[in-house]
Small-subunit ribosomal RNA from an uncultured prokaryote, 1485 nucleotides, folded computationally.
RNA sequence: GAGUUUGAUCAUGGCUCAGGAUGAACGCUAGCGGGAGGCUUAAUACAUGCAAGUCGAGCGGGAUCCGCCUUUCGGGGCGGUGAGACCGGCGCACGGGUGAGUAACGCGUACACAACCUACCUUUAAGUGGGGGAUAGCCUUGGGAAACUGAGAAUAAUACCCCAUGUGAUUAACUUGCUGCAUGGCAUUGGGAUUAAAGUUGAGGCGUUGUAAGAUGGGUGUGCGUACUAUUAGCUAGUUGGUAAGGUAACGGCUUACCAAGGCGACGAUAGAUAGGGGGCGUGAGAGCGUGACCCCCCACACGGGUACUGAGACACGGACCCGACUCCUACGGGAGGCAGCAGUAAGGAAUAUUGGACAAUGGGGGCAACCCUGAUCCAGCCAUCCCGCGUGCAGGAUGACGGCCCUCUGGGUUGUAAACUGCUUUUAUUAGGGAAGAAACCCCGGAUUUUCAUCCGGGCUGACGGUAACUUAUGAAUAAGCACCGGCUAAUUCCGUGCCAGCAGCCGCGGUAAUACGGAAGGUGCAAGCGUUAUCCGGAAUCACUGGGUUUAAAGGGUGCGUAGGCGGCAAAUUAAGUCAGGGGUGAAAGCUUCCCGCUCAACGGGAGAAUUGCCUUUGAUACUGGCAGGCUAGAAUCAGAUUGAGGCGGGCGGAACGUGGCAUGUAGCGGUGAAAUGCAUAGAUAUGACUUAGAACACCGAUUGCGAAGGCAGCUUGCCAAGUCUGGAUUGACGCUGAGGCACGAAAGCGUGGGGAUCAAACAGGAUUAGAUACCCUGGUAGUCCACGCCCUAAACGAUGUUUACUCGACGUUCUGUUUUCGGAUGGAGCGUCCAAGCGAAAGCGUUAAGUAAACCACCUGGGGAGUACGCCGGCAACGGUGAAACUCAAAGGAAUUGACGGGGGUCCGCACAAGCGGCGGAGCAUGUGGUUUAAUUCGAUCAUACGCGAGGAACCUUACCUAGGCUCUAAUGUUAGCGCAAUCUGCUGAAAGGCGGAGUUCCUUUCGGACGCGAAACAAGGUGCUGCAUGGCUGUCGUCAGCUCGUGCCGUGAGGUGUUGGGUUAAGUCCCGCAACGAGCGCAACCCCUAUCUCUAGUUGCCAGCAAGUAAAGUUGGGGACUCUAGAGAGACUGCCGGCGUAAGCCGCGAGGAAGGUGGGGAUGACGUCAAAUCAUCAUGGCCUUUAUGCCCAGGGCGACACACGUGCUACAAUGGCGAGUACAACGGGUAGCUAAACCGCGAGGUGGCGCCAAUCCAAGAAAGCUCGUCUCAGUUCGGAUUGAAGUCUGCAACUCGACUUCAUGAAGUUGGAAUCGCUAGUAAUCGCGCAUCAGCCAUGGCGCGGUGAAUACGUUCCCGGACCUUGUACACACCGCCCGUCAAGCCAUGGAAGCCGGGAGUACCUGAAGAUGGUGACUUAACGGGGAGCUAUCUAAGGUAAAACCAGUAACUAGGGCUAAGUCGUAACAAGGUAACCGUA
Repeated sequence: GAGUUUGAUCAUGGCUCAGGAUGAACGCUAGCGGGAGGCUUAAUACAUGCAAGUCGAGCGGGAUCCGCCUUUCGGGGCGGUGAGACCGGCGCACGGGUGAGUAACGCGUACACAACCUACCUUUAAGUGGGGGAUAGCCUUGGGAAACUGAGAAUAAUACCCCAUGUGAUUAACUUGCUGCAUGGCAUUGGGAUUAAAGUUGAGGCGUUGUAAGAUGGGUGUGCGUACUAUUAGCUAGUUGGUAAGGUAACGGCUUACCAAGGCGACGAUAGAUAGGGGGCGUGAGAGCGUGACCCCCCACACGGGUACUGAGACACGGACCCGACUCCUACGGGAGGCAGCAGUAAGGAAUAUUGGACAAUGGGGGCAACCCUGAUCCAGCCAUCCCGCGUGCAGGAUGACGGCCCUCUGGGUUGUAAACUGCUUUUAUUAGGGAAGAAACCCCGGAUUUUCAUCCGGGCUGACGGUAACUUAUGAAUAAGCACCGGCUAAUUCCGUGCCAGCAGCCGCGGUAAUACGGAAGGUGCAAGCGUUAUCCGGAAUCACUGGGUUUAAAGGGUGCGUAGGCGGCAAAUUAAGUCAGGGGUGAAAGCUUCCCGCUCAACGGGAGAAUUGCCUUUGAUACUGGCAGGCUAGAAUCAGAUUGAGGCGGGCGGAACGUGGCAUGUAGCGGUGAAAUGCAUAGAUAUGACUUAGAACACCGAUUGCGAAGGCAGCUUGCCAAGUCUGGAUUGACGCUGAGGCACGAAAGCGUGGGGAUCAAACAGGAUUAGAUACCCUGGUAGUCCACGCCCUAAACGAUGUUUACUCGACGUUCUGUUUUCGGAUGGAGCGUCCAAGCGAAAGCGUUAAGUAAACCACCUGGGGAGUACGCCGGCAACGGUGAAACUCAAAGGAAUUGACGGGGGUCCGCACAAGCGGCGGAGCAUGUGGUUUAAUUCGAUCAUACGCGAGGAACCUUACCUAGGCUCUAAUGUUAGCGCAAUCUGCUGAAAGGCGGAGUUCCUUUCGGACGCGAAACAAGGUGCUGCAUGGCUGUCGUCAGCUCGUGCCGUGAGGUGUUGGGUUAAGUCCCGCAACGAGCGCAACCCCUAUCUCUAGUUGCCAGCAAGUAAAGUUGGGGACUCUAGAGAGACUGCCGGCGUAAGCCGCGAGGAAGGUGGGGAUGACGUCAAAUCAUCAUGGCCUUUAUGCCCAGGGCGACACACGUGCUACAAUGGCGAGUACAACGGGUAGCUAAACCGCGAGGUGGCGCCAAUCCAAGAAAGCUCGUCUCAGUUCGGAUUGAAGUCUGCAACUCGACUUCAUGAAGUUGGAAUCGCUAGUAAUCGCGCAUCAGCCAUGGCGCGGUGAAUACGUUCCCGGACCUUGUACACACCGCCCGUCAAGCCAUGGAAGCCGGGAGUACCUGAAGAUGGUGACUUAACGGGGAGCUAUCUAAGGUAAAACCAGUAACUAGGGCUAAGUCGUAACAAGGUAACCGUA
């Protein structure tokens, strides 16, 4: 810096990623070289070899071999060579390994030793005389399997002992001088005591003794620094100190005896767990954080533990003794061993190399030296483990080849100049050749200087690596590329497969049929001999914040005060110089880091020089600030005096109202209670009323946004005591102050203990209701408790969710207490309590002199959510419980403020046939029709709350038709294009249910003579699918809703989402208009423009009309004629709140207003904003993808879509008298008609038949409108209502009416007497009622749909309620948006954890017993050449280890048990979020 909480936003906050690093490991891959590194685990066990020896110039000796002499042939002698072993010296305490232990003066740093040692080396300076006795080896001889060991005899030394000498040294007390930080130290005079020595050599010399000093190395002490846990708070008997003694190289309780009672600890003792420390290393801007491999320094350790010996040095890695464990040998009696040296083995483990070469170099030991030894070291081997470098070629080359992949597919894109091909180069690999530096010394030879010692010069000798590096040469592109990734973060995309499967995943998240996220491919991106993954560390993380964070609401202020330690602290001078600052000195090892230079061809790597090493110590100064010391001041603080305030506290006394109780009285049937009731009380007299008695608790009015108190909290009146605040004065003290870890005190309610008290209210409990249930809400009762005294408890949403103190920073208003002043209005101070605002702050909300602003001081607290304020431990409590307070595990969020919506059994305003007021229905009956269900071979499919259900369908007997059964077809149906043919056309036979199959006849028609129609037809192209997906889509449609809304530009406001505009006041049918306004404008909607209708005018006058004129008929606009009227259909007019009055700023509203055919959008229609419902439709059509291809396609017959116990929707007809029936009679409009409508006339009761006039329609036809009106009849009944059902006979359409048409006539005459809960439509030419027409159509199941006209009502007080909608506001834990969210028990699976009888293990301690080696002391009759000595032995003490005992601590495991977490669709309820339907929440029971 990014991703991730949200619909979006800001902030908080966690999780995750990009970077760097590694002693790494794993996967895939691998050409070379250089430089580095390589058991992080079992401080597990180790076979084998090597890793420390050397000196004959310390000594006694001497095997073997050679030569000579001799011999009795066994041997002997002499000379040379000189192995091994022994005595002795030096070394073995270095070098090398490891990190178990250790939280410590262990390490780091700086000091100190006046408290010390130091072999070898250097310097200084004095010496080295005499004597002695042993003991290895060797020899002899025993024991033993071995390891080893006993005895005897003889012997040497630079081994050991004694004596002498004493420059010196040591030692005690004195003499004198100097000096220091204390004890003290140094020097000095004289005398006393004690104390040395080794030889060897030809010589030089090398050694040797004691002394002083140096150098080197060590020892000891001290200041400061050095990790975690307080759920470890007290620890300590040699403990702390003293005296004396012992011991040590040296100080010291180091040890012992005695004396005292100290010592350490909140500045963290003690205990526990962990760990070697540092230079450095990794990371980081730094501060830090993490780490301590390789290299260097220190420490510790050497199988576990203990112990000393030797020595200059060890308590000793390759020494000793003892105990223990383990391994090995054994003759079973005993012995041996210690790779955390180098290699190597086994084991463990994710994992770490050769049983290599050489002492050539560097270094070490011994030696005079030669030289010997050296797994230190130098080299080589193995390993991409890391760092660095090089290469795998370079240039040209387009038909942009083949192949692959992709696409919009006759083609294009990409792989890609990539390849082929041409030219060039040769690093590297391979071949051949010569071939280094690292080497100079020691030593030898020669020379120079020099008395010697010694130094220098020249020459010679010496290479493991290694025939290596580097160089030259030859051939030839020849020998050499992979890994990861491609959804975002994060560079890089397409196809196929798969289908919440398989899988991916660092986080967010992908996958449920179009996956850039899985798997493969193609292409691309990144890095490259490597690339990825895993693990760990730092960074990002300002996410522990010193640099550099926070705490009103996100996590976080302690419930409040007093006060201890601590931290911080007023004014002005003086002194000091601890902090602080400056200069100088010492130190801060080297390596590393860093700068410059240099060497390997570069680099890594290496060398040189500088810087740095931020620290510590020391010294000299400075004195502003802080501190110390002493004196002073008064502004802080306190005291005093006067005045005053208050529900401040504690105790006493008193009061009235109300409630309850008791008795009395009046009085009668109810009271009480609720949403409604019931339980309860009451005729044994309640409730109600009256006066009286009594008890307990609380104090109306005043009363307030008031007051007081540290908080909790405090309220009738009065009184006593106590405390506090404020104001005024400026008398007193003189910084006495602020804060405050621990500590102490106080601390609502509930609760606990004891004793009282008990009126009211009231957990628990009981009953009554409510309810699906109701362990609740409501009601009737009712006990603890509520009250008092004393004692506990100690928690609250103990809140201002805001710690205390001080200072500073504009104002306005109100109010309490108090002072000054006043013109009596007010003005002006101090201390409080409140409201609003400037600056500023804040994520915002908000805060704002009562800060959440600006600063200072101190305290408390926070660090993702859950687990959990839980567990364990400890402390407190009588108990309840409180305080302190984790982890495993789990999630990617949890949470804050604000925004826009949506929602609310929130609020306000308004509208709608929404309710109400009415009229008529539905729900009951029969039938029609649609749907569900059921049935079926099939009952094709779709539509399913509103917004499906007389819907798609505006016509299912065949067809339609998509379904079923059966039979058939397969380049095949239909269509189009094209060559060709005219025999295939057409008619017809057999078979068949038909399709089809098998035949026969036949030689077509028109013609402009070109050809066309029709039919056949080889071949070719495009198949087809009412199969799936409406959740891949287009188009069209429904609904909210004809509701009044939905947005934009610019500006302004806000960090932002967003707001404003669009809100407000009015008004409207309307976001319609007006006014106001940080808004001003605009768009889509509203309205208008369009159509029909209502009035009039003009124009026109046939098929329409007929007033007047004429003709004419039985009658008739029938005819002439006419345009007046009706009408037709074109063009216009008209209506705009325009006029008047009232109200109003205006918009506008009101009026039985005027006028007008019509009046306030006149009535109706068309017209449907942004969007919502993954709404409907793949079966109208179109279309992506998928599926199917002798079938899911196509043809055909029959059946089905019409089934029927049932349920629902929509209708029709009715139930009758406002009616039915019969007779007569009047008046429409919209539409339709040539495969059609069909007249007159005749036949039939009728449907209809015959018939054929007229009409392509203002002309003819269907066509009779019906209700209505007039007359008659029926008289309230299952009827003269109603017409279902059924029988019979027919008509018509059609190839065909069986399944399954309509209609007619006759007969039959069912249910039904107005319909439960519930529910629908309608506000005027509307409802209701009456008929007519049309589409589809052969016909029709039409009672449906769409239109037309006739007759023609009732009602609306009003907006409380139901439903839907609009706007504003409010709450919200909702945003898939309340059909939302969400809680707890139970049931299931998985996971980790707590408790737990018990079992098992570990480390540490205590007490007692035993006690090895060893040390110290005593003794020591035995022993010794040593006699002032040593030793064996015996003994006392201490001690490793072992045993026993009790308790504590820490782990593991466990029957059983407890809660917790997680887990698409389990159970029960509904607690929370809205007034969440009883407001929620906190503490308590």
Rfam family: Bacterial small subunit ribosomal RNA. Model confidence (mean pLDDT): 83 of 100.